[in-house]
């Protein structure tokens, strides 16, 4: 070195999570890579690369090791950017407030103002309405244990007579029902009601005084930053894409090395 037949080994690997830890099942990269059974209130194990069973394939393109690359994940800080919250400036707009000017409606058939008054509002008390309850009123209405009259019957008497008293019958207590006329109390989210007292902010009205404004809208000019919004700065909180720097873990892939046994030629 060639041939054959076998063995370790291999048959995917990696990241977060979970877990006291290791692997799996489940998510996510890689890229394609044997077949069945079982696992999130899990499953299997203790330096542990899942348990069981079958098969392929094999000492090297495949197996093990060491470096490079480096998809992707964790993760620590920073930029942007979105929201929320404070603080600052200062300008602009709104609210407000004043002045001037212009339309516009009213207004000598009396505008603003002022006096008296009434009304809207509270409180008392009347009246009325409504309700409830007693009472009147009508009807029913007590086996004894209410009342009267008691047949029969009982009891006391020589008689005459008396006595208690069922049942019937009349009457009424407690109760029930009915009627709502009246009367009494008591309630009330009642009232174009009356009377009497309050309050006069504010609004409506009347009556008298005075006699020329009042009311909206716009323009333009000033105050006001007490109040709301914008715009700029500055700080905290949170969030999520994307950028960047770090620090780790690292599949694909590449490059170096190393790793058997028997038999024949």
């Nucleotide at each position: 070195c060639c041939g054959u037949g076998c063995u370790a080994g291999g048959u995917g690997g990696g990241g977060a999570g979970c877990u006291c830890g290791u692997g799996g099942u489940g998510c996510c990269c890689u890229g394609c890579a044997c077949c069945c059974u079982c696992a999130a209130u899990c499953c299997a194990c203790g330096u542990a690369c899942g348990a069981g069973g079958g098969g392929c394939u094999g000492a090297a393109c495949u197996c093990c090791c060491a470096c490079c690359c480096g998809a992707g994940g964790c993760u620590c800080g920073g930029a942007u950017c979105g929201c929320c919250g404070c603080c600052c400036a200062c300008u602009c707009g709104g609210c407000c407030c004043c002045g001037u000017c212009c339309c516009g409606g009213u207004g000598c058939u009396g505008a603003c103002g002022g006096u008296c008054g009434g009304g809207u509002c509270c409180u008392g008390c009347g009246c009325a309405a409504c309700g409830a309850a007693g009472c009147c009123c009508c009807g029913c209405g007590a086996a004894c244990c209410g009342a009267g009259u008691c047949a029969g019957g009982u009891c006391c008497g020589g008689a005459a007579g008396g006595a208690a008293g069922c049942a019937g019958c009349u009457c009424u207590c407690a109760g029930c029902g009915g009627a709502c006329c009246g009367c009494u109390c008591c309630g009330u989210g009642u009232g174009c009601c009356g009377c009497a007292g309050g309050u006069c902010c504010a609004c409506c009205u009347g009556a008298c005084c005075c006699g020329a404004g009042c009311c909206g809208g716009g323009a333009c000019a000033g105050g006001u930053c007490u109040c709301c919004g914008a715009c700029g700065g500055g700080u905290g909180g949170c969030g999520u894409c994307u950028c960047c720097a770090g620090g780790u873990c690292g599949a694909c892939g590449g490059u170096g090395g190393g790793u058997g046994c028997a038999c024949g030629g």
This is a predicted structure of a 265-nucleotide RNA (Bacterial large signal recognition particle RNA) from an Acidimicrobiia bacterium. NCBI's taxonomy places the organism under Bacteria, Bacillati, Actinomycetota, Acidimicrobiia. The gene name in the source record is ffs. It matches the Rfam family "Bacterial large signal recognition particle RNA". Rfam's curators write: The signal recognition particle (SRP) is a universally conserved ribonucleoprotein involved in the co-translational targeting of proteins to membranes.